[in-house]
Context: one part of a larger RNA
RNA sequence: GGCGUUUGGUGAAUGCCUUGGCAGUAAGAGGCGAUGAAGGACGUGAUACUCUGCGAUAAGCUUGGGGGAGCCGAGAAUAGGCUUUGAUCCCAGGAUCUCCGAAUGGGGCAACCCACUUGAUACUCUGUUAUUGUUAGCAUCACGCUAAUCAAUAACCGGGUAAACCAAGUACUUAAUACCUGAAUACAUAGGGUUUUAAGAGCGAACCCGGGGAACUGAAACAUCUAAGUACCCGGAGGAAAGGAAAUCAACAGAUACUCCCCUAGUAGCGGCGAGCGAACGGGGACCAGCCGAGCCUUGAGAGUGACCAGAACAAUCUGGAAAGAUUGACCAUAGUGGGUGACAGUCCCGUAUGGGAAGCUCGAUAGGACGUAUUAAGUAGGGCGGGACACGUGAAAUCCUGUCUGAACAUCGGAGGACCACCUUCGAAGGCUAAGUACUCCUUACUGACCGAUAGUGAACCAGUACCGUGAGGGAAAGGUGAAAAGCACCCCGACGAGGGGAGUGAAACAGUACCUGAAACCGAACGCCU
Numbered sequence: 001g002g003c004g005u006u007u008g009g010u011g012a013a014u015g016c017c018u019u020g021g022c023a024g025u026a027a028g029a030g031g032c033g034a035u036g037a038a039g040g041a042c043g044u045g046a047u048a049c050u051c052u053g054c055g056a057u058a059a060g061c062u063u064g065g066g067g068g069a070g071c072c073g074a075g076a077a078u079a080g081g082c083u084u085u086g087a088u089c090c091c092a093g094g095a096u097c098u099c100c101g102a103a104u105g106g107g108g109c110a111a112c113c114c115a116c117u118u119g120a121u122a123c124u125c126u127g128u129u130a131u132u133g134u135u136a137g138c139a140u141c142a143c144g145c146u147a148a149u150c151a152a153u154a155a156c157c158g159g160g161u162a163a164a165c166c167a168a169g170u171a172c173u174u175a176a177u178a179c180c181u182g183a184a185u186a187c188a189u190a191g192g193g194u195u196u197u198a199a200g201a202g203c204g205a206a207c208c209c210g211g212g213g214a215a216c217u218g219a220a221a222c223a224u225c226u227a228a229g230u231a232c233c234c235g236g237a238g239g240a241a242a243g244g245a246a247a248u249c250a251a252c253a254g255a256u257a258c259u260c261c262c263c264u265a266g267u268a269g270c271g272g273c274g275a276g277c278g279a280a281c282g283g284g285g286a287c288c289a290g291c292c293g294a295g296c297c298u299u300g301a302g303a304g305u306g307a308c309c310a311g312a313a314c315a316a317u318c319u320g321g322a323a324a325g326a327u328u329g330a331c332c333a334u335a336g337u338g339g340g341u342g343a344c345a346g347u348c349c350c351g352u353a354u355g356g357g358a359a360g361c362u363c364g365a366u367a368g369g370a371c372g373u374a375u376u377a378a379g380u381a382g383g384g385c386g387g388g389a390c391a392c393g394u395g396a397a398a399u400c401c402u403g404u405c406u407g408a409a410c411a412u413c414g415g416a417g418g419a420c421c422a423c424c425u426u427c428g429a430a431g432g433c434u435a436a437g438u439a440c441u442c443c444u445u446a447c448u449g450a451c452c453g454a455u456a457g458u459g460a461a462c463c464a465g466u467a468c469c470g471u472g473a474g475g476g477a478a479a480g481g482u483g484a485a486a487a488g489c490a491c492c493c494c495g496a497c498g499a500g501g502g503g504a505g506u507g508a509a510a511c512a513g514u515a516c517c518u519g520a521a522a523c524c525g526a527a528c529g530c531c532u
Base pairs, nucleotide, nucleotide: 001531002530003529004528005527006526007525008524009523015517016481017480020452021451022449023448024447025446026445027444028443029441030440031203032202039100040099041098042055043054044053046078047077049075050074051073061094062093063092064091065090066089070082071081072080105114106113107112115170116169117168118167119166121162122161123160124159125158127156128155129154130153131152132151133150135148136146137145138144172200173199174198175197176196178194179193180192181191207238208236209235210234211233212232218225222272248255249254259286260285261284262283263282269277270276290433291432292431296369297368298367302363303362304361305360308356309355310354314329315328316327317326318325330347331346332336338350339349340348382406383405384404385403386402387401388400389399392418413428414427415426416425417424468475469474488516491503492502493501494500
């Protein structure tokens, strides 16, 4: 040095576990905000920091209800307290709620700076009233009356002053009210200004409507075309939105608003007839509702939710550190979903089935009241030119929208039925409203999974959108497990009053010692055997 056996170190795989995720189902909720939101800054505890809660009334104040023995949130303890005179805790209402933030008194480099007006408060002055005292006069001089003087105190009206503190108000726009002004232009009107009242503003995951609107790509290149009216930007709204009661279809028979689904059908068509795009009629379903402000105010039968309450039934022996395991014998069940307990529990605990339940909130029958009920739509329909939307790329191109130029009829009328004309049929544009069926899930509750199990599952099981990187927009981790219980090793020894270790002790186990379950391999040793 090699090989082998054994035994260690390092290392973290694997196994097991789950506080976290993922995907759904069923209900609910579908908004919050000038009564100041979302999101933050700074504070707040007996005690430094972080999280959570809260706001100078600051891990809290108060009212009502529940509940019944412990409590003072977590990391994490000590001191000191609270509590059957009912605490902590839970539900519902109220109060407080610094500063920033739409941020709104002005400004600003967010959490800061600087104001004005009024009030409150304090002081002071005049006046009024009351009481007390003082001085003077009158007097039927003990009592009393009048006036005045001065003073004090108290209350009130009014005026003034006030450094600081405190409170309220003071942005803009729109609408309405009242008032003051006020052109061309005489009256006036428009306009301007002031007061008061109300609303709006901002945030939020998707869904929805509208206004704008790409390119990569495909066409095996590329220009019409496609991607696609997609992505993206902007505006707006609601719990849904949009649409909607035929100037609709159909075809000689009829249907009967709209929306959504399944067919019709990858059909008819469109298309450098390429790539591709792609209906409708009709049929079957879901849901149904019609109308002309489809509602408003009051009442509140009843129902739901709801902190919470009641809630059955098991023992012994054995193994073991521990019984829920095994054995034997019982019991409950409208409850054998689930979780916990020192191993696997229907009968130990929390629960579960079932029954009950205040306030608040939600839905809401009934009854009453108030109010309203339009009137037939012209610069329109149609036409020319240019575009766009319709499955339909200008085509034979109907239909719909309109930038521009034109421009009817008036129910004895008008539109449509895919150029156009006639007949026939059908409907009545140029005003408006409308539930349900449909779409979505930031969020709440309950439940489910041939979903994951820490390189997986959310980026994030852990103080994660953190640490860290970047001027910034932005990018973005790693990191779970002692034990049933800390019982987390008193005491002794070596050592530097270390680190680390050896005894002792705890524990079922310490090769479970907080570098902690299991602990593979790579890699590094040691002992022994053999070979060189």
Source information: The prediction has a mean pLDDT of 82. The part of an RNA shown here (large-subunit ribosomal RNA, domain I) has 532 nucleotides and comes from Phaeobacter sp. CNT1-3. Its Rfam family is "Bacterial large subunit ribosomal RNA". RNAcentral holds the full RNA, with entries from ENA.